[in-house]
RNA sequence: GCAGGGGUAGCCAAGCAUGGCCAACGGCGCAGGCUUCAGGAGCCUGUCCUGUAGAGGUUCAAGGGUUCGAAUCCCUUCCCCUGCACCA
Repeated sequence: GCAGGGGUAGCCAAGCAUGGCCAACGGCGCAGGCUUCAGGAGCCUGUCCUGUAGAGGUUCAAGGGUUCGAAUCCCUUCCCCUGCACCA
């Protein structure tokens, strides 16, 4: 350089094709509670931000575009992985 795959919350990881019931399945971790003499295990709830709540706001590598609406479609850029090529 060419081809292919990938980047999602503290971590792992689905979702993308066929846009909308997505603050985003699920698991781990963490916090609180139930249970227990205690610990562990198990179960329940919560875990982006604000709020007692209803609700609101901001998010899927970065920037831009399309659209009423984008994690999802299009363009550019950055980074990672694999194969091939090139150099030595």
Predicted 3D model of an 88-nucleotide RNA (transfer RNA) from a Thermoplasmata archaeon. The prediction has a mean pLDDT of 81. Taxonomically the source falls in Thermoplasmata (Archaea, Methanobacteriati, Thermoplasmatota). Its Rfam family is "tRNA". By type it is a transfer RNA.